[in-house]
A computed fold for a 475-nucleotide part of an RNA from an uncultured bacterium, annotated as small-subunit ribosomal RNA, 3' major domain.
Context: one part of a larger RNA
């Protein structure tokens, strides 16, 4: 002076409680282990790995495997020597990389320039080591904390300030005090919704006036409204009352679109875990150099007695099926996004009008809303799995694509111990839409709006943090 403690005080947090919805059974998908395998590439391993690097493994990617091929190399750079093209194009072998024939063939007046070819220095490793590093990240933790100058104390580690009395979400602040002051942190400042004014009004808007449709801001027009755009006003415990040490603060109220941090982001101190990550990249050392570099085909990553993890889809009547009808927000889009129209049960196809997009595509939003069906059943619940038939991308879907039709119709009747989110426009629940991408294993991952709760009495339990104090055989 710190850890630590089935010590002690005080406070926090979805930590328990109170509530809702689930996980753990079923079926599928995805990851991991484990087996397997010529290879099933590496890498993440409590929390803080396991829907994770991967926001896109059929070839490709891709790093592994088998087999063919090449050694100055797939790629930079430099320098000597030779040689003029090199690419393309056409044959022959080949699985192809390549190898071999044939066409065809350089600029410049030079000096060079471009290529290729010997030769040389070098190239070249997704080879080790994250326990040799930088950089980035995860985690305690958005917790209230960590220091630090003089100074005073104390032999000295160090203490003090940072305690202590209130108070807050905060070391927030106020009060007090051998301290006085100061940094990094908190909190403001910054973007984002939420009201409101003010300017602009095209692609957006449409009250009022005219026009014109079966109908449409569809045309004249117009800035009122709604929305964009850029500015400004607004919230300060500013007023009012209670309590307070009449300090800080706290409680009701009033006004207000919004009240005491208004709602959510970005923001992560000092430091821990020799946490990740040499496979994003940079790196030091150490290894490989006719191979651990390199081209290529083909296969693998996609396996499967089994075992965990996050999902997704269910077990039905708040529901399932059928037909009618309604109302969004944010988003892509020219190698694009695709419209009316037509052709097919559908996935699609055709067809091309529009649109670099507040103009025009994606794009019918789903639950919901009305009517009708079904009557408790392994069912008109449920879709797995298996047979057939198409469609669409792609040089190519056999291992290994998604989609559609038509049969088939499995587990499954709400899941032990146990364990997990969530405090409000959340939780449930419902669809859209992006990125990666030819296609897509997306049930992921990121947004967006729709509809929309219950519950918290209260800190003794569990966990895991902050201040103070005790002991203490650790350091």
């Nucleotide at each position: 002076u710190g850890a630590c403690g089935g010590g002690g005080g005080c406070c926090c947090g979805c930590a328990c409680a109170a509530g809702c919805g689930g996980c753990g059974g079923a079926g599928c998908a995805u990851g991991u282990g484990g087996a397997u395998u010529a290879a099933u590439u590496c890498g993440a391993u409590g929390c803080a790995a396991c829907g994770c690097g991967a926001a896109g493994a059929a070839c490709c990617u891709u790093a592994c495997c088998u087999g063919g091929g090449u050694u100055u190399g797939a790629c930079a750079u430099a320098c000597a020597c030779c040689g003029g093209a090199a690419a393309g194009c056409c044959g022959u072998g080949g699985a192809g990389a390549c190898a071999u024939g044939g066409c065809c063939u350089c600029c410049g007046c030079a000096a060079g320039g471009c290529c290729a070819g010997u030769g040389u220095a070098c190239a070249g490793g997704u080879g080790g080591u994250g326990c040799a590093u930088g950089g980035c990240u995860g985690u305690c933790g958005u917790c209230a904390g960590c220091u630090c100058g003089u100074g005073u104390c104390g032999u000295g580690a160090g203490a003090u300030g940072u305690u202590g009395g209130g108070u807050u979400a905060a070391g927030u602040c106020c009060c007090g005090c051998a301290a006085c002051g100061a940094g990094c942190g908190c909190a403001a400042c910054c973007c984002u919704c939420g009201u409101c004014c003010c300017a602009u009004g095209u692609u957006g808007c449409c009250a009022g006036c005219g026009g014109g449709u079966u109908a449409u801001g569809c045309c004249g027009g117009g800035g009122a409204c709604u929305c964009a755009u850029g500015g400004g006003a607004g919230a300060c415990u500013g007023c009012c009352g209670g309590g307070g040490u009449c300090a800080a603060c706290u409680c009701g109220g009033a006004g207000g679109a919004a009240g005491g941090u208004g709602g959510g982001g970005a923001c992560g101190a000092c430091g821990u875990c020799a946490a990740g990550u040499c496979a994003u990249c940079a790196u030091g050392c150490c290894c490989c150099u006719u191979a651990u570099g390199u081209c290529c085909a083909g296969g693998g990553c996609u396996u499967c007695a089994c075992a965990c993890a996050u999902g997704c889809u269910a077990c039905a009547a708040u529901g399932g099926c059928c037909g009618g009808u309604a109302c969004a927000a944010a988003g892509g889009g020219c190698u694009g996004c695709u419209a009316a129209g037509c052709c097919g049960u559908a996935a699609g196809g055709u067809g091309g009008a529009g649109c670099g997009a507040a103009u025009c595509c994606c794009a019918c939003a789903a639950a919901g809303c009305c009517g009708g069906u079904c009557u408790c059943a392994g069912u008109u619940c449920g879709g797995a799995u298996c047979g057939g038939g198409g469609u669409c991308u792609g040089c190519a879907a056999c291992u290994c694509g998604a989609c559609c039709c038509c049969g088939u119709g499995a587990a499954g009747u709400c899941g032990g111990a146990g364990u997990c989110g969530c405090u409000a426009g959340u939780a449930a629940u419902c669809g859209c839409a992006g990125a990666u991408c030819a296609g897509c294993a997306a049930c992921g991952c990121u947004g967006c709006g729709g509809u929309g709760a219950a519950u918290a009495c209260g800190u003794u339990c569990c966990c895991g943090g902050g201040c103070c104090u005790u002991g203490c055989a650790c350091a």